The RNA shown here (small-subunit ribosomal RNA) has 1394 nucleotides and comes from an uncultured bacterium. It matches the Rfam family "Bacterial small subunit ribosomal RNA". Gene Ontology terms of the family: ribosome and structural constituent of ribosome. The prediction has a mean pLDDT of 84.
């Protein structure tokens, strides 16, 4: 430093996460040591127990207890010793007591508290201060009391009453009086009140005990600490806007150490507040900490300063100091004692308990040091301190070893698996080392201090020397030594961010997860494992904070469309402001001084082995003070005109308001003509209407709006504003330069306007017309549409106050290119003209902008001022308040939810959008198909199986170019298990193959006959059987996949390379304009090439030619037959089959710039692609198919493998496609007759004879074929039938038969008789077809033993009809618009329900 995530992809808006750092932490695996800091954030809940405050006998009385000393008794006896006992305050000292200091420190907490609480500055001439320093002066004589001790009571207890006696540095009274405090005069000085300072007058104090040391008292200074007062600062909310009566101020008076309304009395009514007073939430505040580049931002735990507190509440004593944590008092809750009458406590001190909590230590040692009270001192006391225990809770540093060491071992994992690759120099093994660890020794410093004793100094209470005492940690750092790699590595992660990748197992299950998102069978994302990053005694995770976040922007952001310009204006406080001169010096700027407390931060040195940590020195943006600077901004004073304004003078307009007045239309009324309708709609119906409408005259009434003029006019702040006149009245604009002399812009809060709709009163009401009514549509229709109608629409008063109140653009003022229109003025006179003001409009450069775009009427360049925003949704919703008759309007949230929502612009794809164009797409035609029967797929349903795929179009006579057995994969049953086929290697045996018998339904199984070759003599070969390692498998994944197809489509499409445009997705080329079947081609162009398609290039046909000529062929010339190219021959013809030629808009006429297009045009066998075929761009469908092959995973191995019989695959209430064959007369049937192509053919094709009605049998020529062979039909000619379920149609059904083949039962075709369903042209809907083509008619081939062949693929005969066109249906194609689709309209989305 920045990334991820909105999207098919861009750019931008904008939010969410993440990487970083820190924590008094907490949790989860793990765990070797050492330093040094920390360790109840929660319940300021409640506490058992022990401790944290005492001291002083050098202020007293005095002896409970210890010891000592003296007296006395007794006892034991070692005749003066021990021991017990009594009295004695004598002495050491002392429990309790009187007194003195001390207990206001030090240590815990953070409840309160928004405050002069707290920071920082200043000020007390408005103040106090014990114990300490310093100066000065002084300590004289008297009283009367109490406590303790004894005596007497009450009480359970705490406790407490009564008499008697007694002390003091305890109480008091009298003297003294520097000094103080009042009065009075002089002087000096400050800061207003006043301070000093000399002099008179006046009232006020002591405590003894000593040999000393000391102590006291008074003043007066000084030092510490306190106490007041002020200025600057210090969290949120305005959905809290008015708060205040002791309030503000005075006066006097009291009270404090003091100043004050601090209290009281009296007067006055005043004071705070939009610069936020009241209130309401919340929090102790700083130095500091943590993060940032800084500005900031969150924080206040340890340590240091202040506060506040001390069970709650609330008072005051004492005292120098408190309204007092470990004192009193009173009053609450709690606890605990009780003899029930009363009594006792208060860890937010240090350990500890319990409770809450996610969570936080030991009822530890010591006064050695520092430090505190107390003493004259020993010395007491000190949970304050100092150390030790405990906890990875931090931060710093060490350690678990170093080096060598490839067969690159083994095991592990894994890959493309005869091998690699990896863990990997790791191991093992060799040598080294010894921090740490265990043992063994030695071992400071903290005591450079302190108290006593003794000596010296000299300046008499300080120094220095000596002796002799004091160490808790602790025999601990630290040192040596000896042993020995010995004793010591986890933790998270691995899909992108984010460093690190694979293997298995799971199958939207189990789980993961910070966004984003994995997981539905090949999960780098789960869980495991192995490898690998990472950080390492830690290592993740969690919660909070700073950052990234320029996402609150002061640095440093915004408001056309993304959130966001108030609907307009006039103004008030605020902000901002022309020229010029003087002046001040508030802002500003520089120098200097004080201050900024230590610690900490940085900076630089230094000790602890380093470090972390400590120690010193330095620096420190703030506040005050003071000296100076004056340019700029303020204030002051004087001027000036250009800014604003006013005058005059000229023109302008749908500017207001208020009055008048006109014609059209419209409905209404009346009367006249006139008759059947009228009116309405996409078509109707309600409605009117013979009691006379609709339509026409004609005359009246009514109330509303003002054609044309009229326009990107004008006019006004916006809303808004139109006949005509008239009266008041606002504004701009031009021109003159006569007058003020900055008078300005902006404008929070207030005031005002303010379209419709709406509300109240009151009028009007012709038209329209919500609500309502009926009619209609509709699947329904509270709607669009039709007949009606009522508020309303319209005036007057009076509210409401919102709109896409939009230029979606606040107002002012300057200044920046050009071209072109309109409007209103000046430019002497014109409607002319250089030009110039003011206004309204289109394009355009810079420039700005994410970009559409904006551009002098900025959205450009800057100054002022104002509103506004900060992700979606919840929601402009609730709830408060304010307005308002309501209706509703202003202000305006959170709870929860999401990971986006959104703007602009790009490709696509869509649109019952648009232009253009195609295509049997429709139209115009021919023929079907749907209705029947049957034939065949399919579904469904049955089945033991009815194997399997295919399923819009693109499946369904499809894989299947042939299912009785075989195939077959599917069921039933019977066998095998190295297997039914392949192979390798041992090892064995020998031939295998076949032959015949029996058993069996077959496989199968046993018998039985026959019976090797090669050879270097090692063997081999070939076959059986043992074993072993391959084996098989139509089992699954066609969404893991090669290869192959289908479609879209034989549609004109897809692309690239330079260059240009664009921030960028992208565009351009490919786009226009003609023209093509064509992105085919001109033309034209920021494009200019180029490649996949298109078109050519192949094969066929259609013409001719050359050359070749058998089997094809036959004009000529021979020969011959019953008759034939039959021979001989020929190479002319047809044909075969190789080669070339032909068609090219090349000629002509019109059209057109050209590409091309046209013509019954000419020539041609063919004419504008001649006909047909093969060939299918990038791609789409996660088509299609693991059963054609291949192949990755998974899955079976005495079976999911492979043999065998039999059976399914052919089933059968029904549905759907796709054919046959008919319904007949263009037709059937019978006789007779004619003419193809292309192709097969030896287990065949079969000529021909014979038999048979046939199918076919049986002789039997020729032909492995241009030679033999299969072999047409529709036509064409006669005849019959004569409209009928038929001489139509043939289902079925019954007999009898040929053939194939082991075998036609299930389940073959064909023959002949015999039978003779159904059906009479076929609803809605639907299918091919534009010329040799539809239709029609036969032939032939694939498969195959036969055939379900009516299918497939082919050949030729016979041979039409229409096409006005492109509206309109399907599909496609180029441009072009919208789009909240992009899985792309089969799309996205709302609403109910569940």
């Nucleotide at each position: 430093a920045g990334a991820g995530u909105u999207u098919g992809a861009u750019c931008c808006u904008g939010g969410c996460u993440c990487a970083g750092g820190a924590u008094g932490a907490a949790c989860g695996c793990u765990a070797g040591c050492g330093a040094c800091a920390g360790g109840c954030c929660u319940a300021a809940c409640a506490c058992a127990u022990g401790c944290a405050a005492g001291u002083c006998g050098a202020g007293g009385g005095g002896c409970a207890g210890c010891g000592c000393g003296g007296a006395g008794c007794a006892a034991g006896c070692u005749u003066g010793c021990u021991u017990g006992u009594u009295c004695u305050g004598g002495c050491g000292g002392c429990g309790a007591c009187c007194g003195g200091c001390g207990c206001a420190c030090g240590g815990g907490u953070g409840c309160g508290u928004a405050a002069c609480a707290g920071g920082u500055g200043u000020g007390c001439a408005a103040u106090c201060u014990g114990u300490c320093c310093a100066u000065a002066a002084u300590c004289g004589g008297g009283g009367a009391a109490u406590a303790g001790c004894c005596c007497a009571g009450c009480g359970a207890a705490a406790g407490u009453u009564g008499g008697a006696u007694u002390a003091a540095u305890g109480c008091u009274c009298c003297a003294u009086g520097u000094g103080a405090g009042c009065c009075g005069a002089g002087g000096a000085g400050g800061c207003a009140u006043c301070u000093c300072u000399u002099u008179g007058g006046u009232u006020u104090g002591a405590a003894a005990c000593g040999c000393g040391a000391g102590g006291a008292u008074u003043a007066u200074g000084g030092g510490u600490g306190a106490g007041c007062a002020c200025g600057c600062u210090u969290c949120u909310g305005a959905u809290u806007a008015g708060g205040u009566a002791g309030u503000u101020g005075g006066u006097g008076a009291g009270g404090u150490a003091a100043c004050g309304g601090c209290u009281c009395a009296c007067c006055a009514a005043g004071c705070c507040g939009a610069c936020g007073a009241u209130c309401a939430g919340u929090a102790g505040g700083g130095g500091u900490u943590c993060u940032g580049a800084g500005a900031g931002g969150a924080a206040g735990g340890u340590c240091c300063c202040c506060c506040a507190c001390a069970u709650u509440g609330g008072a005051a004593c004492u005292g120098a100091g408190a309204c007092a944590c470990g004192g009193u008092c009173c009053a609450a809750a709690c606890u605990c004692c009780u003899a029930c009458g009363g009594g006792a406590g208060g860890c937010a001190g240090c350990a500890g308990u319990g409770a809450g909590g996610a969570a936080u230590a030991u009822u530890g040692g010591u006064c050695a040091a520092u430090g505190g009270a107390c003493g004259g001192a020993a010395g007491u006391c000190u949970g304050a301190g100092c150390c030790a225990g405990c906890c990875a809770a931090g931060u710093c540093g060490c350690g678990u070893g170093a080096a060598g060491g490839a067969u690159g071992a083994a095991g592990g994992u894994u890959c493309u698996a005869u091998g690699g690759a990896u863990u990997g120099u790791a191991a093992a093994c060799u040598u080294c080392u010894u921090u740490u660890g265990u043992c063994u020794g030695a071992g400071g410093g903290u005591a450079a201090a302190a108290a006593a004793g003794c000596g010296g100094a000299c300046g008499u209470g300080u120094c220095c020397g000596u002796u002799c005492u004091u160490g808790c940690a602790a025999g601990u750092a630290u040192c040596a030594g000896a042993c020995g790699a010995a004793u010591a590595a986890g933790c998270a992660u691995c899909g992108g961010c984010u460093a690190a990748c694979u293997c298995c197992g799971u199958g939207c299950c189990a789980g993961c997860a910070g966004c984003c998102g994995c997981g539905g069978u090949a999960a780098u994302a789960c869980g495991g494992a192995g490898g690998a990053u990472g950080c390492g005694a830690g290592c993740g995770u969690u919660a909070u904070c700073c950052g990234g976040a320029u996402u609150u922007a002061u640095u440093g952001g915004g408001u056309u469309u993304a959130a966001a310009g108030g609907g307009a204006g006039c103004g008030u406080a605020g902000g901002c402001g022309g020229g010029c001169u003087a002046u001040u010096a508030a802002g500003u700027c520089a120098g200097u001084c004080g201050u900024c407390a230590a610690a900490g931060c940085c900076u630089g040195u230094g000790g602890c082995u380093c470090a972390a940590c400590c120690a010193c020195a330095g620096c420190c943006c703030g506040c005050g003070a003071u000296u100076g600077a004056u340019a700029c901004u303020g204030g002051u004073a004087a001027c000036c005109u250009u800014g604003a304004g006013u005058g005059c003078g000229g023109a302008u307009g749908a500017g207001g308001u208020g009055g008048a007045u006109g014609g059209a239309a419209u409905u209404c009324g009346u009367g006249g003509u006139g008759u059947a309708g009228c009116g309405g709609u996409g078509a109707a119906a309600u409605g009117c209407u013979u009691a006379g409408a609709u339509a026409u005259c004609a005359c009246g009434a009514a109330g509303a709006a003002c054609u044309c003029c009229g326009a990107u006019u004008g006019c006004g702040a916006a809303g808004g504003c139109a006949g005509u006149c008239c009266a008041c009245u606002g504004g701009g604009c031009c021109g003159c330069a006569a007058c003020u002399g900055a008078c300005g812009c902006u404008g929070a809060a207030g005031c005002u306007c303010g379209a419709a709709a709406g509300u109240g009163c009151g009028g009007g009401u012709a038209u329209c017309a919500a609500a309502c009514a009926g009619g209609a549509u509709u699947a329904g229709a509270u709607a669009c549409c039709c007949u009606g109608g009522u508020a309303g629409u319209c005036c007057g008063c009076a509210c409401c106050g919102u709109a896409a109140a939009c230029g979606a653009u606040g107002g002012a003022c300057a200044c920046u290119c050009g071209c072109u229109g309109c409007c209103g003025g000046c430019g002497a006179u014109a409607u002319a003209c250089a030009g110039u003001c003011g206004g309204u409009g289109g394009c355009c450069u810079c420039g700005c902008g994410a970009a559409a775009g904006c551009c002098u009427u900025a959205a450009g360049u800057g100054u002022c001022c104002c509103a506004c925003c900060u992700g979606g949704g919840g929601a402009g919703u609730a709830c408060g308040c304010c307005g308002g008759c309501a209706a509703c309007g202003g202000u305006g949230a959170a709870a929860c939810u999401c990971a986006a929502a959104g703007g602009a612009a790009u490709u696509g794809a869509c649109g019952g959008g648009g232009g253009c164009c195609c295509g049997c797409a429709c139209a115009a035609g021919c023929g079907g198909a749907g209705g029947a029967a049957c034939a065949u797929g399919u579904g469904g349903u049955u089945u033991a199986a009815u194997u399997c795929g295919a399923u819009g179009a693109u499946a369904c006579g499809c894989g299947a170019g042939g299912a009785a057995c075989c195939u077959u994969a599917c069921c039933c049953g019977g066998g095998c298990u190295u297997g039914a086929a392949c192979u390798a290697u041992g090892g064995u045996g020998g031939a295998c193959c076949g032959u015949u018998c029996c058993a069996g339904a077959g496989a199968u199984g046993g018998a039985u006959c026959u019976u090797c070759c090669c050879u270097u003599c090692g063997g081999g070969g070939c076959c059986g059987c043992c074993a072993u390692g391959g084996a098989g498998g139509u089992g699954c994944u066609g969404c893991a996949u090669g290869g192959u197809u289908g479609u879209c489509g034989u549609c004109a499409g897809c692309u690239c390379g330079u260059g240009c445009c664009g921030u960028g997705a992208g565009g351009u080329g490919u786009c226009g304009g003609c023209u093509u079947a064509a992105g085919u081609g001109c033309c034209a162009u920021a494009a200019c090439g180029a490649g996949c398609g298109c078109a050519a290039c192949c094969c066929u046909u259609g013409c001719u030619g050359a050359u070749a000529g058998u089997u094809a062929c036959c004009a000529u010339c021979a020969g011959g037959u019953g008759a034939u190219g039959c021979u001989g021959g020929g190479g002319a013809c047809u044909c075969u089959a190789u080669c070339a030629g032909g068609a090219c808009u090349g000629c002509c006429g019109c059209c057109g710039u050209a590409a091309g297009g046209u013509g019954a045009g000419a020539g041609g066998a063919a004419g504008g692609g001649g006909g047909g075929g093969a060939u299918g761009a990038c791609g789409u469908c996660a088509a299609a198919u693991c059963a054609g092959c291949a192949c990755g995973g998974c899955c079976c191995u005495u079976a999911c493998g492979u043999c065998c019989g039999g059976g399914g695959c052919g089933a059968c209430a029904c549905a759907c496609g796709u054919g046959u064959u008919a319904c007949a007369a263009u037709g059937g049937c019978a006789g007779g007759u004619a003419c193809a192509g292309a192709g097969g053919g030896c287990g065949g094709c079969c000529a021909g004879g014979c038999a048979g009605c046939g199918a076919u049998g049986c002789c039997g020529c020729g032909c492995a074929a241009a030679u033999c062979u299969c072999g047409a039909a529709a036509g064409c000619c006669u005849g019959u039938c004569u409209c009928a379920g038929u001489u139509c149609g043939g289902a079925u059904u019954g007999g009898a038969g040929u053939c194939u083949g082991c075998a036609a039962c299930u389940c073959g075709a064909c023959u002949c008789c015999a039978u003779g369903a159904a059906g009479u042209u076929g609803g809605a809907u639907u299918c091919g077809c534009u010329a040799g083509u539809a239709a029609u008619c036969g032939c032939g081939c694939a498969u195959c033993a036969g055939c379900c062949a009516u299918g497939g693929c082919g050949c030729g005969g016979u041979g039409a009809a229409u096409a006005c066109g492109u509206u309109c249906c399907c599909g496609g194609g180029c441009c072009u618009u919208g789009c909240a689709c992009u899985c792309a309209c089969c799309g996205c989305c709302c609403g109910u329900c569940a």